[in-house]
Context: one part of a larger RNA
This record gives sequence, structure tokens and C1' cells, in this order.
RNA sequence: UCAUGGCUAAGGAACUAGGCAAAAUCGACCCGUAACUUCGGGAGAAGGGUCGCCUCGCUUCGGCGAGGCCGCAGUUAAAAGGUCCAGGCGACUGUUUAUCAAAAACACAGGGCUAUGCUAAAUAGAAAUAUGAUGUAUAUGGCCUGACACCUGCCCGGUGCCGGAAGGUUAAGAGGAGAUGUUAGAUUUAUCGAAGCAUUGAAUUGAAGCCCCGGUAAACGGCGGCCGUAACUAUAACGGUCCUAAGGUAGCGAAAUUCCUUGUCGGGUAAGUUCCGACCUGCACGAAUGGUGCAACGAUCUGGACACUGUCUCAGCCAUGAUCUCG
Repeated sequence: UCAUGGCUAAGGAACUAGGCAAAAUCGACCCGUAACUUCGGGAGAAGGGUCGCCUCGCUUCGGCGAGGCCGCAGUUAAAAGGUCCAGGCGACUGUUUAUCAAAAACACAGGGCUAUGCUAAAUAGAAAUAUGAUGUAUAUGGCCUGACACCUGCCCGGUGCCGGAAGGUUAAGAGGAGAUGUUAGAUUUAUCGAAGCAUUGAAUUGAAGCCCCGGUAAACGGCGGCCGUAACUAUAACGGUCCUAAGGUAGCGAAAUUCCUUGUCGGGUAAGUUCCGACCUGCACGAAUGGUGCAACGAUCUGGACACUGUCUCAGCCAUGAUCUCG
């Protein structure tokens, strides 16, 4: 000096990003126990008391009651919850980055949409075949949401999906007008040119799709601007105008979302960029890409309090081991 362990006056988080680490709590019995709540919980809430030994009485033989004795201390050693208040997120138990992340991520019961009538849809395969399933719509597959409570607004113009079939467009194929080459022949020697064989090839016909017409948002998604106006001022229930498919409803809101911002007010502190409650000026919340609440739960995250302490003021001492020196 390091590691591990033990003790410490007075103070008690002043340490620190943060009570990290340590300390404290801890058993059994009795009493007692709040808000809130899904009435199950919360709850071991919190908080308080007793505990050794001896004698006597009772005893269901486990103990109980009364009286007494000793110590600083009686669950006498060891082993054995710290607690409370408030908020965010996720309902919960569970799962996960084997080897830096355990979470607010995944899953979940519940909800919804959608496909599928059985040789099912879907999946693997070239196929046979297999899974689905020795199942049959209270079933199986896909997608989204994620207990529960209250709810889930408007837009189908774009993209997607579903339905429609009148018209337009449209492939191969069918079709074969015509054209070209070749040459029997005819010739006015310029050319014309049957049949055949080749090379091309117009009209016409021709499905789905697309255009078109409807539907559909718990499909992908989207959900405005400017100006004026009320007997102080301010504000604008109201009016005007432009644009749109429609202009954000309920609820929430400086939020895991707020740039300006340490917004403003209130609470907590002597003092609070964090925290809690409000306000609404939402840069850039918002309704199953779910919205808002919510008891219980969490090795979750955030703020506060009590208890407790060498975390600190501010260090000191001791034990064991190592480093180091000599042999």
C1' cells in the first nucleotide's frame, strides 16, 4: 500500500449521478391495523407488548395462570422481512439478447378483422405425398390489439382488398385481303405474268387484367388556413372567405411526446433544471399503429419521508492474508 473482516466520540446522507456499499429490521405468541379496492385483497400493512430461571395451582400433558429470583441485556450464541408516501410504464404468473442489456421489449387470457364447407384454406415438395387433422366454422390458418372499467368520433379522394359487368383498351391463337421473290407462258423486248413453292401480312375474332361503376378504415392511411366581431381592456359564443376526401370528436395534455423551457401558478425544501397538483400557448397527444382510468403485481424507472448507519465531516485503531526488506 492492497484485499477481507471487526470497532469507533459528536453529527447522521452533509457523500454521491443515485443511500452505491454498509448499517438497521428479522423468530414465536398476543393486541392492533389506514387510504384505496375488481370486495378476493391491500396485510406480516403500520404500530405496540411478552419471551430466562424457581415454586405452587390447573392441564386435553402441548402448555396456561399466580407468586418470586438474577443480570446492562432472557427468540441472551448462530440462523430469520427495513418500513411508509406519491407518480410513470406494463394488468397479472411467465419469456428474452448462452458469454456487457431482464426491461416499459416478447408472450398472455380477453377483443376484433379476415380466409376456409372438407380432396378446406394455409404450408413443404418437381410430383407422389405429408402437416393442417384421424380435426369439421364453439374448427383451422393469417393479421392487429392486449386483464378489467368507460369508450373507440369524421374521411373511401390516393393505395390495397371485395363485388360488378355495359362500354373502351388488350396477348398468343384463329383469320387471310393484299404485297414481294421465283418462272411455264405472253410479248411492242420496255415489261406483264397463271399454278405451285417460299417470305410477309390488313380487316375481322380473341380472356383475365387495366380504364370504368360500387363497397370497405379494429384495411395501409389522413383528420386545414386567413380576416373581422361583445357598453374599459382582453378574449371571441358569432360572421365572412379560400381550400379539402374529411378538417381531430370524447378523453388526456410542458407528457417515456413541449423546441422556445429551469413556461407560469401552487405544494414539498432554509434553498428544488428533478418530483407532485394545476393551467393550455399540443414546435410535433388522441381513440384496437387503440384513448383515458385502474385494485393487485414488478431483482422495473422517478421523487419524498422515517429508522439506520464510517457514504460523508475526517479520519483513527485492531485482526488475517498479500506486497516490501533481511536471512
The part of an RNA shown here (large-subunit ribosomal RNA, domain IV) has 327 nucleotides and comes from Aquimarina atlantica. It matches the Rfam family "Bacterial large subunit ribosomal RNA". It was read from a public genome assembly. Its mean pLDDT, the model's own confidence on a scale to 100, is 88.